[in-house]
RNAcentral holds the full RNA, with entries from ENA. This is a predicted structure of a 351-nucleotide part of an RNA (small-subunit ribosomal RNA, central domain) from an uncultured bacterium. Rfam family: Bacterial small subunit ribosomal RNA.

Context: one part of a larger RNA
RNA sequence: UUGGGCGUAAAGCGUGUGUAGGCGGUUUGUUAGGUCUAAGAUUAAAGCCCGAGGCUUAACCUCGGUUCGUUUUAGAAACCGGCAGACUUGAGUGUGGUAGAGGCAAGUGGAAUUUCUAGUGUAGCGGUUAAAUGCGUAGAUAUUAGAAGGAACACCAGUGGCGAAGGCGGCUUGCUGGGCCAUUACUGACGCUGAGACACGAAAGCGUGGGGAGCAAAUAGGAUUAGAUACCCUGGUAGUCCAUCGCUGUAAACUGAUGAUUACUAGGUGUGGGUGGACUGACCCCAUCCGUGGCCGCAGUUAACACAAUAAGUAAUCCACCUGGGGAGUACGACCGCAAGGUUGAAACUC
Numbered sequence: 001u002u003g004g005g006c007g008u009a010a011a012g013c014g015u016g017u018g019u020a021g022g023c024g025g026u027u028u029g030u031u032a033g034g035u036c037u038a039a040g041a042u043u044a045a046a047g048c049c050c051g052a053g054g055c056u057u058a059a060c061c062u063c064g065g066u067u068c069g070u071u072u073u074a075g076a077a078a079c080c081g082g083c084a085g086a087c088u089u090g091a092g093u094g095u096g097g098u099a100g101a102g103g104c105a106a107g108u109g110g111a112a113u114u115u116c117u118a119g120u121g122u123a124g125c126g127g128u129u130a131a132a133u134g135c136g137u138a139g140a141u142a143u144u145a146g147a148a149g150g151a152a153c154a155c156c157a158g159u160g161g162c163g164a165a166g167g168c169g170g171c172u173u174g175c176u177g178g179g180c181c182a183u184u185a186c187u188g189a190c191g192c193u194g195a196g197a198c199a200c201g202a203a204a205g206c207g208u209g210g211g212g213a214g215c216a217a218a219u220a221g222g223a224u225u226a227g228a229u230a231c232c233c234u235g236g237u238a239g240u241c242c243a244u245c246g247c248u249g250u251a252a253a254c255u256g257a258u259g260a261u262u263a264c265u266a267g268g269u270g271u272g273g274g275u276g277g278a279c280u281g282a283c284c285c286c287a288u289c290c291g292u293g294g295c296c297g298c299a300g301u302u303a304a305c306a307c308a309a310u311a312a313g314u315a316a317u318c319c320a321c322c323u324g325g326g327g328a329g330u331a332c333g334a335c336c337g338c339a340a341g342g343u344u345g346a347a348a349c350u351c
């Protein structure tokens, strides 16, 4: 490479936007690049392959022939492509509604923890399996009132919602992205995927300057233990928080170990959002569209587990990736980074 695969055996990039490329709706005309047909030229001989024949057979030898490739000429026009025109169902726009922790910024609220001040009050408090370190007669713990400051938002809360993913939760205001439904007014294939590229990307970590209540790597002490560089306890620093901040770019980035898009293929039952019908009417009921980290289940698939209209079923297009275990996500090189490190990514050897 051909092929076979990618939920759990090796294998779906963390996620999006999108360039090149690949693929692409209905219809008319045209062209003749692909495609197909015919004829010619060439493809040395031998060999290979097919069919005959000759050595008793075979090997061997002789004869005939096809296929394939390149090219020329003439033709065909269904399909693919090109050009010109038309269409509306794909896609998008408009109009009218609608749900939401979607994002950014500013303001603001109450509960709780801690600290401080003042009052009451007196000998313990705290902690554990049990203790001790620790705090406390310089008045602690408890309790009452007040103040300060930081961080997080109980109940509502839900296999509920929103977002491409990471993720998003007190309340109010401002700015702002996307979705869904109805309508069918407009454009008229404008689409799908997407190597590179660009953007976003939890936590931890890094740089500069703030902030620091609680928690808490490191660290100190007390226990436990044979030891205890741990688990338990008392303290406690980075960090956690903020910036029009800047970098890092990784995670079991997975609660779907499941790439994106499109179409089709029994049902049943929840739940969130919209619309229409019925009804005097909210509700209830019926129909329909979209969602759901819903559930059950047939056909089918699967090694099994299981999946089953949110497919792992049946098909199509495009991309990423895999090819025995270890060595190894290592070495070397390159690129990126302040560093930590990241991306790309072998071999010897060994089983």
Stems, first nucleotide, its partner, number of pairs: 004322002007305002012319001014200004021193003025087007033080002035076008049065006090190001091187003094183005102176007109153001114148007124135002161168002205247003208243003214240002219235004259318006267296003270292008300307002324351003333344004